[in-house]
Molecule: small-subunit ribosomal RNA
Organism: Chloroflexota bacterium
RNA sequence: GUUUCGGAGAGUUUGAUCCUGGCUCAGGACUAACGCUGGCGGUAUGCCUUAGACAUGCAAGUCGAACGAGUUUCCGGGCUUGCUCGGAAAUUAGUGGCGAACGGCUGAGUAACGCGUAGGUGACCUACCCCGUAGUGAGGAAUAACUGCCCGAAAGGGUAGCUAAUACCUCAUGUUGAGACGCUUUCAUUAGCGUCUCCAAAGCAGCAAUGCGCUAUGGGCGGGGCCUGCGUUCGAUUAGCUAGUUGGUGAGGUAAUGGCUCACCAAGGCGACGAUCGAUAGGUGGUCUGAGAGGACGAUCACCCAGACUGGGACUGAGACACGGCCCAGACUCCUACGGGAGGCAGCAGUCGGGAAUUUUGCGCAAUGGGGGAAACCCUGACGCAGCAAUACCGCGUGUGGGAUGAAGGCCUUCGGGUCGUAAACCACUUUUCUCGGGGACGAUAAUGACGGUACCCGAGGAAUAAGCCACGGCUAACUACGUGCCAGCAGCCGCGGUAAUACGUAGGUGGCAAGCGUUGUCCGGAUUUACUGGGCGUAAAGCGCGCGCAGGCGGUGAAUGAAGUCGAAAGUGAAAGCCCCGGGCUCAACUCGGGAACAGCUUUCGAAACCAGUUCACUUGAAGGUGGAAGAGGGAAGUGGAAUUCCGAGUGUAGCGGUGGAAUGCGCAGAUAUUCGGAGGAACACCAGAGGCGAAGGCGACUUCCUGGUCCAAUCUUGACGCUGAGGCGCGAAAGCUAGGGGAGCAAACAGGAUUAGAUAUCCUGGUAGUCCUAGCUGUAAACGAUGGAUACUAGGUGUUGGAGGUUUUAACCCCUCCGGUGCCGCAGCUAACGCAUUAAGUAUCCCGCCUGGGGAGUACGGCCGCAAGGCUAAAACUCAAAGGAAUUGACGGGGCCCCGCACAAGCAGCGGAGCGUGGGGUUUAAUUCGAUGAUACGCGAAGAACCUUACCAAGGCUUGACAUGCACAUGACCGCGGCGGAAACGUCGCUUUCCCGAAAGGGACGCGUGCACAGGUGUUGCAUGGCUGUCGUCAGCUCGUGUCGUGAGAUGUUGGGUUAAGUCCCGCAACGAGCGCAACCCCUGUCGUGUGUUGUAUCACUCACACGAUACUGCCGAGACAAACUCGGAGGAAGGCGGGGAUGACGUCAAGUCAGCAUGGCCCUUAUGUCUUGGGCUACACCCACGCUACAAUGGCCGGUACAACGGGCUUGCGAAGCCGCGAGGCGGAGCGAAUCCCUUAAAGCCGGUCUCAGUUCGAAUUGCAGGCUGCAACUCGCCUGCAUGAAGCCGGAGUUGCUAGUAACCGCUGGUCAGCACACAGCGGUGAAUAUGUUCCCGGGGCUUGUACACACCGCCCGUCAAGUCACGAAAGUCGGCAAUACCCGAAGCCAGUGCGCCAACCGUAAGGGGGCAGCUGUCGAAGGUAGGGUCGGUGAUUGGGACUAAGUCGUAACAAGGUAGCCCUACCGGAAGGUGGGGCUGGAUCACCUCCUUU
Repeated sequence: GUUUCGGAGAGUUUGAUCCUGGCUCAGGACUAACGCUGGCGGUAUGCCUUAGACAUGCAAGUCGAACGAGUUUCCGGGCUUGCUCGGAAAUUAGUGGCGAACGGCUGAGUAACGCGUAGGUGACCUACCCCGUAGUGAGGAAUAACUGCCCGAAAGGGUAGCUAAUACCUCAUGUUGAGACGCUUUCAUUAGCGUCUCCAAAGCAGCAAUGCGCUAUGGGCGGGGCCUGCGUUCGAUUAGCUAGUUGGUGAGGUAAUGGCUCACCAAGGCGACGAUCGAUAGGUGGUCUGAGAGGACGAUCACCCAGACUGGGACUGAGACACGGCCCAGACUCCUACGGGAGGCAGCAGUCGGGAAUUUUGCGCAAUGGGGGAAACCCUGACGCAGCAAUACCGCGUGUGGGAUGAAGGCCUUCGGGUCGUAAACCACUUUUCUCGGGGACGAUAAUGACGGUACCCGAGGAAUAAGCCACGGCUAACUACGUGCCAGCAGCCGCGGUAAUACGUAGGUGGCAAGCGUUGUCCGGAUUUACUGGGCGUAAAGCGCGCGCAGGCGGUGAAUGAAGUCGAAAGUGAAAGCCCCGGGCUCAACUCGGGAACAGCUUUCGAAACCAGUUCACUUGAAGGUGGAAGAGGGAAGUGGAAUUCCGAGUGUAGCGGUGGAAUGCGCAGAUAUUCGGAGGAACACCAGAGGCGAAGGCGACUUCCUGGUCCAAUCUUGACGCUGAGGCGCGAAAGCUAGGGGAGCAAACAGGAUUAGAUAUCCUGGUAGUCCUAGCUGUAAACGAUGGAUACUAGGUGUUGGAGGUUUUAACCCCUCCGGUGCCGCAGCUAACGCAUUAAGUAUCCCGCCUGGGGAGUACGGCCGCAAGGCUAAAACUCAAAGGAAUUGACGGGGCCCCGCACAAGCAGCGGAGCGUGGGGUUUAAUUCGAUGAUACGCGAAGAACCUUACCAAGGCUUGACAUGCACAUGACCGCGGCGGAAACGUCGCUUUCCCGAAAGGGACGCGUGCACAGGUGUUGCAUGGCUGUCGUCAGCUCGUGUCGUGAGAUGUUGGGUUAAGUCCCGCAACGAGCGCAACCCCUGUCGUGUGUUGUAUCACUCACACGAUACUGCCGAGACAAACUCGGAGGAAGGCGGGGAUGACGUCAAGUCAGCAUGGCCCUUAUGUCUUGGGCUACACCCACGCUACAAUGGCCGGUACAACGGGCUUGCGAAGCCGCGAGGCGGAGCGAAUCCCUUAAAGCCGGUCUCAGUUCGAAUUGCAGGCUGCAACUCGCCUGCAUGAAGCCGGAGUUGCUAGUAACCGCUGGUCAGCACACAGCGGUGAAUAUGUUCCCGGGGCUUGUACACACCGCCCGUCAAGUCACGAAAGUCGGCAAUACCCGAAGCCAGUGCGCCAACCGUAAGGGGGCAGCUGUCGAAGGUAGGGUCGGUGAUUGGGACUAAGUCGUAACAAGGUAGCCCUACCGGAAGGUGGGGCUGGAUCACCUCCUUU
């Protein structure tokens, strides 16, 4: 440069993210099956299961030119005219020959020289066929058929007699050939020559020529036998196997080599490069898939092998140990006269059975091929065709063009319309297919055609005969309606369904494919998810606890050599078919034909020599050794020492000691504890001590001595690659534990007691045994960890510490610098999912070993090995889940930490909780006690006011276009009003009265009423379908965004930090810079002043007051904190000082918070009722319980008299209602004034002055009840308020607990208003009087910020563990029991080959004969299938019971783990306990928090 080929992902773990990792999907392919559907043709394919059993027919015969005979027909002769002879043709059984060993079927067995590939055969065979050489002479004896007799049911057999041959035998000949010997030749058993011995034959046809045969032999083609290299499934939970076994000598046997067989001799042979054993399996060309490498498979077609009912055996033959042959044994089936016989579809059809499942008992030898024959010809279920099956592939069709009124109809609808849809109808056209008629092949170049009157061609007819299936939540292309309501159902994964389901079912529509479409099953792919191409192992699964080391793998520098690996070239092979390319033939295609290309590999020859391996010679840098120094808790043994605990003795001494959160058990007046002295004994070695040292790891810590291993440094000398790693193997290996013997001070599993607790088999306490210690052995495991295998090399630095050496220094010590070895920290590049690692790598590379492949089941079962045991090592499966997991992020949470705030606590004041009453709620009751609200955030809440009404509830009585709205049609002229009757009323009924406008009229319109139709109506349901509004966190200070930056990303930064604030308020700093919603301010009320105005206020001016406007306060000034700012503290001034006081104002959001009954509203439901009207009742019930209040319990008081001072407000729709008068009073009469700064409500009360009461259930307290009244109202019985008189309950200050409040506040006092006819202890406001306390933030509650841990994310009201109980499932063990398989030992021993014997029998040769030679039967023996006996092995089924496991609705008991999970957790081990678990010993950090030490970073 050219050409060709060529690899796609998605869903699912989370609140979200990245990673790891599994599961699932989209693709392709089927010898397929099933469901729905189905027009045609071509080409293929069609028992994958029971190598199960088979009725019936067919599948191997042929030759008369090898032979004798029979039968039939014809011809001829003889003649006794129905007998005989001869001939010809056809045919039949037999003798004989060839074939039957091919073709066809199947895949049981076989893990093998079976297959594939490449070779060997000097170790072999080969009928028919081809080529060559030489022959084919002379004789002989039988036998089947047939005939007679006999046996038998049959199958069949016996005996006597006759006969032929290309059947059999003898002799001759002897080219050749075979055997023995000798010589030559060859690597060799080959080949050549010589001598001796041995061995053949058949005829038939033809007038003949001749042809076909026969015999011996050489060669060939084609076909086989045997041998060898290499390749060829899984299991080590199969590790040892082997006696003809391995080899030799000799013999036998075979076509031939060989232990193939036998005798003897030797003791070998195979195996970790996997023998043996077990499981599975025909192998290959190829097929499917895949980018490829691979993976899976081995239907059809082709090659090889193996098998023929099961097992064994030989015979014949060129060839078999023989599918349609024989013998024997066995199982099965059939026939039988019971004595015996017959059979083998894994040939083609077909039947039964099995199964999800696989065809016709067809036609023909016309073609191709095969057997026989001289040939004609015969045979051929091989084969050629047809039939059945959408089983597969390929092709075609079911029409084409026009056609809008966008028909009808369906579906949807926002009711407008949209869509099916040019689709249909309708018009025009065409005829593939179809039907009918006609012609009519190739396949056979003469005859002969099953297919077949087929393919194909022509003509006619007529849109005619021809469309389904699946899907429509995401993946994945395609959406709505209705039904259903966690039901029915769907589902490949994720997941849908609990009343608005694009996910179920149906319909319409849409998408996809199409005579098919889906489903199921299997294989490959995706899956880089076994990773050769092409993965990993610190924390996700994964480094052996550590070392030594055999085999193995890998290996330094320089040369030489040969050429095993390697590379190159050539030759051979790699069958055909298939795949690929180019052409050709069927109209195309599928299919098929021709040619080409390609093909891993193997073999042979020649060549190259870089690399690797081999051999040889060198080298020194790897490694090792020598010399001189050095440090060290390295190991082993023996000895020695002091402190402390405990015990014993003695002394002093007295009532306690000890122990804990607090206690108790325990010890002590029999004298403890304490203290002093003395003694005993065991164990461990304070300080030094350090992330310091040593060791391979475990591990090692007083001192001294002895023995001993390793390491480092310095300078050099020696050897000369001696190296690295290391499957198996061997050794070491904490603690606990075991065996035996000692020892035993302290500590301390178990155990006991005391506490704690609901319990407490724990935590805490008092005791205490094994054990801990020593000796000798065993065990062999730990979070045996750096969770990081070993070795080598390379790749920035900085800073500690330890050992050694050197330099510098006049010397010495120190400091400083350099190098080597170790041990830490920080950090760049690089790596990593991130965290992090980073010259001590988790970086860059090489070599070797170990290990991983989703979670659970399970490090478990079974088996094996080890162990005294405990147990260890090795190590599955069924079943089950769609996750399990790592790192990091944001939240939330913590009985984590730090900082901060709040009437949160504390300090105070007044209460509540006790009483009576009021109100609300629960509960109960009821015909109904309507409904909602339910921790905080329901409960004087909706309700700012239930006698009727309200009213939604109940009972009873009525109405049905309706109590209310709109429209249409028809009828009517009213409606209203008045009266009578029934009735509780509603209502019903009767009567009286009764329209307007336009228009001449007819008629029209308005309005009202009635009838009918559309519809109204619903306080029926869903607040979990909603809007709106509201509560709460919380007036807490937070919540976010843009751009930039950092991070793979979720996210982070900003918003963190240092200060400060009421405040994310402000300042400073800072990879951030800005901004938004919140905070604050702006708004309203109030406080001071000014100005203006001035009625209804003021007698007047002023003040006050009212209204409006404005000013004032800003940390502005001074000082301090403090070094800057913000800010804080103090001060001045000021009415007010640091937000002056109060209000309105409620960020992003949380609670599926509340409300469908305030309103609105989707869906659903009711429609003579769930609507509506009426009367009466209920919401007011009452054993109880709770919440919020009122009044009190009294003297800071009650009562009586007098007297003072407000503010906010309200008032004609029927309102507020003065004065005056009446009533004890509620109230009445009255009616001025006022639509209100004017009049009224309106006397405020507490207070103040005076009097009385005197501590009592009272002159306190007022409930309850009686009587009498007043007011409102149609109406006060259920069920209003008020007044007077009488009555005079509980209650003497309130348990646990709990509420409000930080100043004009709490507390106390009254007033007003809304609602309202009436009804206020409630609610909303108003003013009057007017305190106490705050040291402070330890604690309770709530909140904010930062940080930390987390297994939580529905977010701690979270998550989650184990026993027990229930159900289902699979598995293990188990007394046994049943069966399969392969062996072993022995017994028995068929057929048969071989051997022996052969007295019985026998034609051929010899012999006159007798007899001989030879043969046969029979008998015997070795071997030998099946069978039997025995003990084992192995695999499987089943098994009372038992063990754990998984899953399930979630039941019981606890609370183990996740936060410091409330005793940090976990690992190994031992003991104990209902259970999680607890405790002891040792270990780990994968522990929070605080403090200290050390190191590092920055200054």